This is a predicted structure of a 72-nucleotide RNA (transfer RNA) from Pseudideonella sakaiensis. The coordinates come from a structure-prediction model, not an experiment, and the mean pLDDT is 80. Rfam family: tRNA. The sequence is in RNAcentral, with records from ENA and Rfam.

[in-house]
RNA sequence: GCGACCGUGGUGAAGCGGAUAUCAUUGAGCCCUCCGAAGGCUUAGUCGCAGGUUCGAUUCCUGCCGGUCGCA
Numbered sequence: 001g002c003g004a005c006c007g008u009g010g011u012g013a014a015g016c017g018g019a020u021a022u023c024a025u026u027g028a029g030c031c032c033u034c035c036g037a038a039g040g041c042u043u044a045g046u047c048g049c050a051g052g053u054u055c056g057a058u059u060c061c062u063g064c065c066g067g068u069c070g071c072a
Stems, first nucleotide, its partner, number of pairs: 001071007010025004018055001026044006048064005
C1' cells in the first nucleotide's frame, strides 16, 4: 500500500429500515436482615465521527478515525 471483518451504557453481548434500542453485569436508592451476603423492587447510563439515501437510519451507502486478521 491492497483486501476482509469489527466498533452499541463503565464492562460483556443481542438487535440490523419503523416499537420506549434489549439482556447480563456495574453505580445509586429502597425493601428484606440484629448486621452483612444472597434475593426482590425502582432508577442512572449506550448506537466511534462526519456526510448521503429514505417519509423514517443503530441498521443501507461514502469518507475519516480506531482495532483484528490476511496479502504484498